A computed fold for a 1400-nucleotide RNA from an uncultured delta proteobacterium, annotated as small-subunit ribosomal RNA. The RNAcentral record of the sequence draws on ENA and SILVA.

RNA sequence: AGAGUUUGAUCCUGGCUCAGAACGAACGCUGGCGGCGUGCUUAACACAUGCAAGUCGAGCGAGAACGGUCCUUCGGGACUUAGUACAGCGGCGCACGGGUGAGUAACACGUGGGUAACCUGCCCAACAAUGGGGGAUAACAGCUCGAAAGGGCUGCUAAUACCGCAUACGACCCUAGGCUCUUUGGAGCUCUGGGUGAAAGGGGCCUUUGGCCUCGUUGUUGGAUGGGCCCGCGGACCAUUAGCUAGUUGGUGGGGUAAUGGCCUACCAAGGCUUCGAUGGUUAGCUGGUCUGAGAGGAUGAUCAGCCACACUGGAACUGAGACACGGUCCAGACUCCUACGGGAGGCAGCAGUGAGGAAUAUUGCGCAAUGGGCGAAAGCCUGACGCAGCAACGCCGCGUGCGUGAUGAAGGCCUUAGGGUUGUAAAGCACUGACCAGAGGGAAGAACAAGCGGGCUUAAUCUCCCGCCCUGACGGUACCUCUGAAGAAAGCACUGGCUAACUCCGUGCCAGCAGCCGCGGUAAUACGGAGAGUGCAAGCGUUGUUCGGAAUUACUGGGCGUAAAGGGCGUCUAGGUGGACCAGUAAGUCAGAUGUGAAAGCCCUCGGCUCAACCGAGGAAGUGCAUCUGAAACUACUGGACUUGAGUACUGGAGGGGACAGUGGAAUUCCUGGUGUAGAGGUGAAAUUCGUAGAUAUCAGGAGGAACACCAGUGGCGAAGGCGACUGUCUGGCCAAGUACUGACACUGAAGCGCGAAAGCGUGGGGAGCAAACAGGAUUAGAUACCCUGGUAGUCCACGCCGUAAACGAUGGGUACUAGUUAUGUCGGGUAUUGACCCCUGGCGUGACGAAGCUAACGCGUUAAGUACCCCGCCUGGGGACUACGGCCGCAAGGCUAAAACUCAAAGGAAUUGACGGGGGCCCGCACAAGCGGUGGAGCAUGUGGUUUAAUUCGACGCAACGCGCAGAACCUUACCCGGCCUUGACAUCCUUGGAACCUGCCCGAAAAGGCAGGGUGCCCUUCGGGGAACCAAGUGACAGGUGCUGCAUGGCUGUCGUCAGCUCGUGUCGUGAGAUGUUGGGUUAAGUCCCGCAACGAGCGCAACCCCUGUCGUUAGUUGCCAGCAUUAAGUUGGGUACUUUAGCGAGACUGCCGGUGUUAAACCGGAGGAAGGUGGGGAUGACGUCAAGUCCUCAUGGCCCUUACGGUCGGGGCUACACACGUGCUACAAUGGUAGGUACAAAGUGCCGCGAACUCGCGAGAGUAAGCUAAUCACAAAAAACCUGCCUCAGUUCGGAUUGGAGUCUGCAACUCGACUCCAUGAAGUCGGAAUCGCUAGUAAUCGUGGAUCAGCAUGCCACGGUGAAUACGUUCCCGGGCCUUGUACACACCGCCCGU
Repeated sequence: AGAGUUUGAUCCUGGCUCAGAACGAACGCUGGCGGCGUGCUUAACACAUGCAAGUCGAGCGAGAACGGUCCUUCGGGACUUAGUACAGCGGCGCACGGGUGAGUAACACGUGGGUAACCUGCCCAACAAUGGGGGAUAACAGCUCGAAAGGGCUGCUAAUACCGCAUACGACCCUAGGCUCUUUGGAGCUCUGGGUGAAAGGGGCCUUUGGCCUCGUUGUUGGAUGGGCCCGCGGACCAUUAGCUAGUUGGUGGGGUAAUGGCCUACCAAGGCUUCGAUGGUUAGCUGGUCUGAGAGGAUGAUCAGCCACACUGGAACUGAGACACGGUCCAGACUCCUACGGGAGGCAGCAGUGAGGAAUAUUGCGCAAUGGGCGAAAGCCUGACGCAGCAACGCCGCGUGCGUGAUGAAGGCCUUAGGGUUGUAAAGCACUGACCAGAGGGAAGAACAAGCGGGCUUAAUCUCCCGCCCUGACGGUACCUCUGAAGAAAGCACUGGCUAACUCCGUGCCAGCAGCCGCGGUAAUACGGAGAGUGCAAGCGUUGUUCGGAAUUACUGGGCGUAAAGGGCGUCUAGGUGGACCAGUAAGUCAGAUGUGAAAGCCCUCGGCUCAACCGAGGAAGUGCAUCUGAAACUACUGGACUUGAGUACUGGAGGGGACAGUGGAAUUCCUGGUGUAGAGGUGAAAUUCGUAGAUAUCAGGAGGAACACCAGUGGCGAAGGCGACUGUCUGGCCAAGUACUGACACUGAAGCGCGAAAGCGUGGGGAGCAAACAGGAUUAGAUACCCUGGUAGUCCACGCCGUAAACGAUGGGUACUAGUUAUGUCGGGUAUUGACCCCUGGCGUGACGAAGCUAACGCGUUAAGUACCCCGCCUGGGGACUACGGCCGCAAGGCUAAAACUCAAAGGAAUUGACGGGGGCCCGCACAAGCGGUGGAGCAUGUGGUUUAAUUCGACGCAACGCGCAGAACCUUACCCGGCCUUGACAUCCUUGGAACCUGCCCGAAAAGGCAGGGUGCCCUUCGGGGAACCAAGUGACAGGUGCUGCAUGGCUGUCGUCAGCUCGUGUCGUGAGAUGUUGGGUUAAGUCCCGCAACGAGCGCAACCCCUGUCGUUAGUUGCCAGCAUUAAGUUGGGUACUUUAGCGAGACUGCCGGUGUUAAACCGGAGGAAGGUGGGGAUGACGUCAAGUCCUCAUGGCCCUUACGGUCGGGGCUACACACGUGCUACAAUGGUAGGUACAAAGUGCCGCGAACUCGCGAGAGUAAGCUAAUCACAAAAAACCUGCCUCAGUUCGGAUUGGAGUCUGCAACUCGACUCCAUGAAGUCGGAAUCGCUAGUAAUCGUGGAUCAGCAUGCCACGGUGAAUACGUUCCCGGGCCUUGUACACACCGCCCGU
C1' cells in the first nucleotide's frame, strides 16, 4: 500500500466482498510446563445455608453457670472460676469499605470558575475553662398478655445519660456611633448600653489539706480534610415531535434551610422558553481511558481509578457532623416463609453457593502474617476490604517436545513418460546433553511495629523519648539451589481455483457436496470426499459474533449534482450568511508571552526489579483543553468620519406576439332560406357504416353563429418562468443606448413565508361553429375493448373560484470578476461617406454557429462555460421495494406535498468500442428474382430414409451442408447383427523351454469348425563331429495378444459448409486514459482490397489474378500399329510405296487493352472499331485466405481415458442386413403420332482386355452353347453406336401406347440362386390420358434429347464416374423473395433477433 466482482472487450460511476488489528467472548478439533492477568456482557430474575460491623469494664450499675478445691446436718454452704460470660444504660462507629448500572439527556458527568449565600465529627495549632447542685430511668425483681414475634403494669438503682443555677477570655443578638478596605448578606480596628449561651469525668504516679502526667469534656479563633449550592462551555438520535408553560416568569411580605433561590406560601404584575430546536418521544450511567486509524476521526465505557445513581417496588421522615441510610425505622404493594388463623418474619445489585435464563462466565477454600479500616489508653477484638490458594489455554508473555553425526539416498507410502522422482538426513544406527519429569538434600525475601523485659535521657515520680533483647508467616517446605536417574510422558489445527503462500492421484458424475466474493460439481474436478505431497501458524489452530480499518462509501482534513444518484417549475421578500475603497479609535475574534489547572493509573521516553519477557517500580515528557494576566493591531468585527468605481434616482431617445380591458375586421368550416341541377355523394389500402329522388354532392345569392387569426414568419422579438402572433384605442410592467446631475455601499444570495404557474381536471353561470376523450356503428384481425372510417357527449371558448402538477428541459440555481478569436443575426449609438438608402470601421445589450487554452469518464462545454476563483441557496449517497405504506399539512373531489421499513439482489447504471441484428438508409453482386426451356410433387417400378415388425432386421449420417449418403456393387464370404456348435497364450505380434525341417497323401466321424488314425519325407549355414544357428511347424508356461466395445463434447488426420464470397491480418508510425482507430475509409473503376487518384500514414503477409492441366489456331520434330494426295495392286490402305493431309505427342508461336477513335481527372478504366482461329478472365479444370458451425468421422487409419479378458476376444453352420399397414427423398419407365412398330442405309468419342477380351464358323426363336483364330493391344477383340435419314403399317383407342404383375419353360455365373442373382422365350397386360398446394435445374455447344465406355465385380447397375452425337429458348430490368460484399445509422442484443424482454 491494495485486491476480486457489472462488459465480448474498455473507461467511469457505484455498491457488495476480501486481506489487517482487537475482544470480559462462545463453538469445533487438539492439548506439555510456568509466570502475570482476567472470568454472569443474559433475568436490577428468585434465593436454601454460612459468613460480610462492631468495639469500649481506663464512662455506669448489676452480675451468673459448668468445672475445680474444701466443708456439710446430705437439704446445702464457702472459696475459686470471676468482677469472667451473656444482657442492659452510655460513648464512638454503623453515611467508610464492598456490590450493581435499573433509573437518569440532567449542572448527572467532564472542564474551568464562583460562594461577599454555606457546613465540616474524628485530626492539627493557639487561647480560656472544667464551679456547685438536682430529679429520673434501663438492666434487675415481682405480676401479667401472646403459639410466636414481641409487649404491659408495679417497684429499686448508677453514670462521661438527663436538667436547672453560677461564671464568660472569646462568640452570638439588639441598639447608637466613627475610621480603613471592599465584589449582593463582606473583612479589619475602635466604642455606648442591654441581652443570651458552658462543662464530665476516667486512669496512673508521687514529696498526699496537695501536686504532676495523661485521656476526655466546654467556649473561641485558625488550619487541614470532606461536602452543599450556583455559573460559562462540552459530549446521543427523531421535525413523520412546532409550539410549550399558571408556581408558570418576575416583584413584595412571610416561612423554611448550614446556605442562595417559587424551595414553600399570600398578594401584585403578565410574563418566561423556542427553528442557534423549546415541548414531546426513543435510547443511554458519565469520565480518565480502551480498541482502531498516518492523522482527523469512528466505535466503546469489562477489569483499575474519579464522580453519580440505586439497594425487592413506591413513598416518607427520624437519629446524626454527615443519610432521607444495601446488611436502620415507619407506611403501602408484590412475592416467599412461619402460624395455635388471632398474628408475625424476610429482602445476596456484599463473599462463597443454589435454581432459572443463556452460546456462555469459577470454590458454600485458607488467613488476618502483610496493607488498609472501626473501636479501645493499650493488650486486643472485628474485618468474604484485603492477602493467598483452588477451577478455566479466557488472554498476554516465556520455555519445551531434543542436539550432533548418519546415503544403500533402506523399507513402506504416493506419483510416474516405467528411466525414475518424492517423503528425505527424515528414520534406523552411533555419540552427546539434561530445560521438563521422578527421587534425595538444602532452603529464602515478604517482619515493620506494638506490648513485654533490660538499659539510657528527663521528672520529685509515673508517662513520653532513645538503644538492645525477645516474639509474630495464611501462602508453604512454596520460589530458588545442588546431586542422581532417564530421550524416556509431551503436536496439533487450518488451508492448497483466483483474491492468497501452497498440486498431484483416486472416488463421485448438477448426485453427494463446497462457498467470504467471484463461483465449482452434468465421466479426465489442483474448487466436492479420501490419499500422498506442500503451505501457514503453533499449545494452539480454525469457525462464528462484534468494533474500527481498508471506505475519499457522509468527503473538516477529503466527494459530488448536463447525460452515472443529485439544480427547487419560476419570481419576490424576512431571518441568516457574505460584502467596494480611505482615515482614526476599540480590542470581541486572531497572534505572542507568562501563571494556574489539566488527579492517580494508562500511552510515550529513560533507568531499574523478577534468569528474559509479559508484569512491576522510579523519574521525565506529553496531555493539542480551560481559566486568568500582560502585550501586538496586519486581517475580520465594532464605533466615528469621509469617498465614488458597486447599486439606485432624474432628464432625452429606442425596439418589442410583455400584460389587462374595450371595440373593429376579413378569409374559411358548419347550419338556415331561396335559385340552378340530377343520381349519386362521402370515405378507404380496399370497403362498409353514413348522407341522398322527401332532391344530396356540386354551384349561385342572402342570412345566422362560434372559434381561430393564412401570407408577413425568420436558428427573428418580448417575458422571471408558464407563455405571448389580425387591427385600433385606453391603462400598465420590464429592458436597452447616449450622456449630464444627484444619493453615497443603500449590495449579493436567500431557510421559512407570499405570489405566479402549460395541459388536463373540479365548482357556479353562460356559450357551443369546428375539433373531439367517453360512447355507438362500420371495417381490419385468430381476437381488436386499438391503429383506419362514419357519427358523437363532456371538454375545448367566456366570467368568477379551485387545483399546483409536466421530458415545468439548456435534463445545466443565482450573483461578481478574470481568461484567444472567427462568423451570422436583432436592436441602440459613434466614425467615414452619401441627396438619401446601402456598403465599410468601431462601441454597448441580446440571440445563434464554429472554435485557443483549460475542463470532462467520455460525449462534449468553451466570454451565453460544463474554464479559473469567491459568496449564498437547493439537492445526492447501490438497484428493487417506493414519485409507495403510515402519520401530518393542503384540496369540494381527483389528488398533491412531506416520506420510511421489512424483505430481496451482486449488481443496477453513464459514455464510448468492436461485432451482430433491423419488416433503417445508400451502393453493388449471384440462375436470387424476372424472361424462358425441361422437370419433381399424381402412376408403376428401382433405390435410400423414417416408422413399424423381428431372435436379428449391425452401425453411422438429420435444414441448406442426412436420405442412388459411408456401400466403386450384402446369395456364402463381406458382416460388424441374431440362433446354435466349438476354442482359451488364442486367427495375428514379440520373448522363453522342449521336440521336430518344412511339407505331402489317404481313411473314419461331424452341418462345418474341430477331432482321431495311417503313410511318405528330410533340406540350408557353421563345426573341435558332441553339437550349435537361421527360417518354419507342433506342444507348454506366463508376460501379453485381441475388441467395428464407449466417448468425434478428450484428440490427430481427413472432409463438408458459408464460398472461388473478396475478404482476413501484421510491422512501424500517428491518434485515443483505454477497448480500439488509422492503414482497409473517401472519389472513380473492376469479376476481384482489380487498378488509379486523394489522404497520417508508409510498407508487408495470407487471399484475388498469374504461373499448372485439358481444349480452340498455326508452325516445327517424328512417322508405326495411324494416314492415303499422286503411282501400282486388292474384295478390302489388302500389299508395294509415300509421309503431303488427317491423326498421334513432344517442343514452340499466338492475346498484351498491344493498335485506332470516343468518354473519363492528362489517371485507372469503360465503350466502339481494325486485324485475328481466338478480344478484353477465349472455354473448362485443378487451386478453397483468417475463420464459423463443440458441423461429420474413435466403423478407413492413428490416438488419450474408460470398459471386456474361458469373453464385449476367436472360429464354424444357418439366418438377418432383402421384412411391410404406412410416410418422405432421389431416380428409371411412361402416359404416346415431334410417337410406336417392321425393314433398310449412315456418322462418333473415350475407354477396357492374359485367372482377360474373345472374332469367324456350327447349333439354339433367344439368353447362350460348342469349337476356336487373333491380341500383353493406334496392329486383335469388346463393338451393333443410338437418336438421325429412307420406306411400309398403326390413326387417337387405355390403343400395335404403357409395360407393372403373375403362370410356365429355360440360359449363365457360382460349393450353393429357397429365403435372396441377372438374363432369355411363351403367355399374362395393372396403374397411368401430363399430374393440387408447393418446389428443382439450367445463360451456349449450355438446357433438352440420344446412345457408348469404365470402376466395383465369379455373377448382379434405372446408381456413380467418364465419352461423344443432335442441339434450342430467354434475360426488359433490380421493385420484390433468398444468399452475400462495402459504407452509414439505431440498439436495453454479445449463446449476438432462433437475441433480449413485458404482462397475465